A computed fold for a 73-nucleotide RNA from a Gammaproteobacteria bacterium, annotated as transfer RNA. It was read from a public genome assembly. Rfam family: tRNA. About the family: Transfer RNA (tRNA) molecules are approximately 80 nucleotides in length. By type it is a transfer RNA. Its mean pLDDT, the model's own confidence on a scale to 100, is 82.

Parts: sequence; C1' cells; structure tokens
RNA sequence: GCUGGCGUAGCUCAGUUGGCAGAGCAGCUGAUUUGUAAUCAGCAGGUCGUAGGUUCAAGUCCUAUCGCCAGCU
Repeated sequence: GCUGGCGUAGCUCAGUUGGCAGAGCAGCUGAUUUGUAAUCAGCAGGUCGUAGGUUCAAGUCCUAUCGCCAGCU
C1' cells in the first nucleotide's frame, strides 16, 4: 500500500425483510434478613465510532473517514 472482519448502555453481546433501540451481568432504590450474601420487585443508564448521502422513515442501505484485529504484498 491492498483486501476482509468488528465498532450498539460501565462490561459481554442481540437487534431477522429499513418501521417504538434491547437482554444478561454490573449500578441505584425498596422488600425480605438480627446483619451480610442470596432471592424478589422497581428505577436509571445510549447523540448505535465520526461525517455525509438515499428514504416518509436508517443501528440496518450507499460513500468517505477514524480505531482495533486478521490476511496479502
């Protein structure tokens, strides 16, 4: 230099054919307990890497770019 994969909540990851952004763990509050843990109920947490385009509508499609990983040269 070229090619491919990945990038979504604090962490690990789903998100199918473009149509309300989710789960588990972690966090907070309450219940339970003599207390802690466990368990149960609830709450909060996201400019979907960045920028632009297509569309009535984009996490999803297109382009560029950044980061990480792998391969080729």